Model confidence (mean pLDDT): 82 of 100. Predicted 3D model of a 473-nucleotide part of an RNA (small-subunit ribosomal RNA, 3' major domain) from Psidium guajava. The full RNA is in RNAcentral, with records from SILVA. Rfam family: Bacterial small subunit ribosomal RNA.
[in-house]
Context: one part of a larger RNA
RNA sequence: UAACGAGGCUCGCACAAACGGUGGAGCAUGUGGUUUAAUUUGAUGCAAAGCGAAGAACCUUACCAAGGCUUGACAUGACACGAAUCCUCUUGAAAGAGAAGUGUGCCUUCGGGAACGCGGACAGAGGUGGUACAUGGCUAUCGUCAACUCGUGGGUAAGGUGUUGGGUUAAGUCUUGCAACGAGCGCAACCCUCAUGUUUAGUUGCCACCGUUGAGUUUGGAACCCUGAACAGACUGCCGGUGAUAAGUUGGAGAAAUGUAAAGAUGACAUCAAAUCAUCAUACCCCUUAUGCCCUGGGCGACACACGUGCUACAAUGGUCGGGACAAAGGGUCACGAUCUCGCGAGGAUGAGCUAACUCCAAAAACCCGUCCUUAGUUUGGAUUGCAGGCUGUAACUCACCUGCAUGAAGCCGAAAUCGCUAGUAAUCAUUAGUCAGCCAUACGACGGUGAAUUCGUUCCGGGCCUUGUACA
Numbered sequence: 001u002a003a004c005g006a007g008g009c010u011c012g013c014a015c016a017a018a019c020g021g022u023g024g025a026g027c028a029u030g031u032g033g034u035u036u037a038a039u040u041u042g043a044u045g046c047a048a049a050g051c052g053a054a055g056a057a058c059c060u061u062a063c064c065a066a067g068g069c070u071u072g073a074c075a076u077g078a079c080a081c082g083a084a085u086c087c088u089c090u091u092g093a094a095a096g097a098g099a100a101g102u103g104u105g106c107c108u109u110c111g112g113g114a115a116c117g118c119g120g121a122c123a124g125a126g127g128u129g130g131u132a133c134a135u136g137g138c139u140a141u142c143g144u145c146a147a148c149u150c151g152u153g154g155g156u157a158a159g160g161u162g163u164u165g166g167g168u169u170a171a172g173u174c175u176u177g178c179a180a181c182g183a184g185c186g187c188a189a190c191c192c193u194c195a196u197g198u199u200u201a202g203u204u205g206c207c208a209c210c211g212u213u214g215a216g217u218u219u220g221g222a223a224c225c226c227u228g229a230a231c232a233g234a235c236u237g238c239c240g241g242u243g244a245u246a247a248g249u250u251g252g253a254g255a256a257a258u259g260u261a262a263a264g265a266u267g268a269c270a271u272c273a274a275a276u277c278a279u280c281a282u283a284c285c286c287c288u289u290a291u292g293c294c295c296u297g298g299g300c301g302a303c304a305c306a307c308g309u310g311c312u313a314c315a316a317u318g319g320u321c322g323g324g325a326c327a328a329a330g331g332g333u334c335a336c337g338a339u340c341u342c343g344c345g346a347g348g349a350u351g352a353g354c355u356a357a358c359u360c361c362a363a364a365a366a367c368c369c370g371u372c373c374u375u376a377g378u379u380u381g382g383a384u385u386g387c388a389g390g391c392u393g394u395a396a397c398u399c400a401c402c403u404g405c406a407u408g409a410a411g412c413c414g415a416a417a418u419c420g421c422u423a424g425u426a427a428u429c430a431u432u433a434g435u436c437a438g439c440c441a442u443a444c445g446a447c448g449g450u451g452a453a454u455u456c457g458u459u460c461c462g463g464g465c466c467u468u469g470u471a472c473a
Stems, first nucleotide, its partner, number of pairs: 001473001003470010014458002019420004025312008033303002041052002063298003067294003076123002079119001081117002086101001088099004106113002126287002129285003135281002137276001139274001148184005153161001165176003191264001193262001196232007206221003238252005301440001314414001318373002321370004330361003336353001341348002380411001385406006427450003431446002
């Protein structure tokens, strides 16, 4: 000096208080294990396990079986031949292998050249093969925690001081004192979104008139709403108390908003030989008629079991049926698809409009009004299974999704244990994007609707600072 123990101060959904869950059930999904020809692979306490994967029927695909290729699916260089291309036949599961035919374009200094194809040989291609304990880059974590250091000055040196003390703060934030005086990386601010107003601009949006079954159309307006742009506004600025006449803190006024308004981006020095050689790049090693490449089929979807994350429930604050109301944010031309019509329905036929503030997806749902059910394994719950269909796609058996009819399992609130959350939050309710032919999405990201309860306090857990002890480094 560090680590650990003890003491003091302090913070954090850390405990406590409150609300809702997980752990029990069924299913979805990931992992382990087992099985398998293969069940490709990475990730393993927090910080792996709805994670890489923003979407495995083929492809993807890296795995397995069978069939094939060997300068190769891809790149550069040299040589020889043919322009390229197209069509037909045989064999085959396809890849591939074999055969027959058509045909001569572009530039030209007439030698040839460009582009493309084929052939053999060689340099060399190729490798999702190994090592993340050889590496770059990127990332997680501690942690958005308040820390981590340096120059000069002091010490023989290890090292100390500064960075400690009194206050204060979300903060090594600020102030004051001081053998320290200064500085850097972090904090904060500068950036974006949202909450208020002003100015400006009004089309496809808004308002008024006319008009329509309805989608819509005409004319006028710039007040309002809204949308875009530019500004203003919040700073402990003002007043009282407190404090050291400081930093600040507490109460109040005013204000759309107050003491960081809210949310995001932003992540110091280090730690974990943390993760990734399968994004990419890269050193070394390894394979080279194969550990490379092509193709068909299978597998990644197996199933005694164990664990994680979720969805749906166990009902009356509910379920069923009928009627009625109110969003935001997105996406659309290889697309979204209105209207009318057929079908119980998924969907089919038709194909208006829209390259979108114009049109379409689009119905918001919880909610409100009324009806039935009356405490039951039920008009709860929907697993499982049978039959009949629809859609996408060469293709739906392994292995997609959706619909109708029938079937109607467990489950009556869950032991030990354990998780999230402090306000427009939890809880609950729908909507939507990406990926995508389709979809195993109950995932993930975004969006709005309804909208709580509780916090006495600091014993525990974890972090920070100071003091102190140690037989440890």